Notes: This is a predicted structure of a 73-nucleotide RNA (transfer RNA) from a Dehalococcoidia bacterium. Lineage of the source: Bacteria > Bacillati > Chloroflexota > Dehalococcoidia.
RNA sequence: CGGGUAGUGGGAAAGUUGGUAAUCCGCCUGAUUUGGGAUCAGGAGACCGCAGAUUCGAGUUCUGCUUACCCGA
Numbered sequence: 001c002g003g004g005u006a007g008u009g010g011g012a013a014a015g016u017u018g019g020u021a022a023u024c025c026g027c028c029u030g031a032u033u034u035g036g037g038a039u040c041a042g043g044a045g046a047c048c049g050c051a052g053a054u055u056c057g058a059g060u061u062c063u064g065c066u067u068a069c070c071c072g073a
Base pairs, nucleotide, nucleotide: 001072002071003070004069005068006067007066010025011024012023019056027043028042029041030040031039049065050064051063052062053061
């Protein structure tokens, strides 16, 4: 320098015929328990790496940039 893959709540991770984001762990509250743990019930938390474009509507399409990893030179 060229090509490819990935960047989604605190952590992991799904979502690609475009229609306002699952799930697991963790966290908070309550019940149960002498307490803890475990179990059960409920709850908060991401608008999706950054910027722009297309569209009625973008995590999803397009462009540029950026970070990590892989391949090539």
Source information:
Its Rfam family is "tRNA". By type it is a transfer RNA. Its mean pLDDT, the model's own confidence on a scale to 100, is 80.